[in-house]
RNA sequence: GGGGCUAUCGUCUAGCGGCAAGGACGGCGGACUUUCAAUCCGCAAACGGGAGUUCGAUUCUUCCUAGCCCUA
Repeated sequence: GGGGCUAUCGUCUAGCGGCAAGGACGGCGGACUUUCAAUCCGCAAACGGGAGUUCGAUUCUUCCUAGCCCUA
């Protein structure tokens, strides 16, 4: 340099055009308990950036950025 793959809450991840963007762990609050733990209930927290297509984009296209792999 060429090619391929990936990028979603703090972490791991689901989601192949219309979702209040779901779950687990973690965090916070509450219930229970003499207290803690466990358990139960609730709450907050995310689509890497730009452009395009579309009535509508996390999802499709493209460029950029970052990471991983192959190749020279």

The RNA shown here (transfer RNA) has 72 nucleotides and comes from a Chloroflexota bacterium. The prediction has a mean pLDDT of 84. The RNAcentral record of the sequence draws on ENA. Its Rfam family is "tRNA". It is annotated as a transfer RNA. Rfam's curators write: Transfer RNA (tRNA) molecules are approximately 80 nucleotides in length. Lineage of the source: Bacteria > Bacillati > Chloroflexota.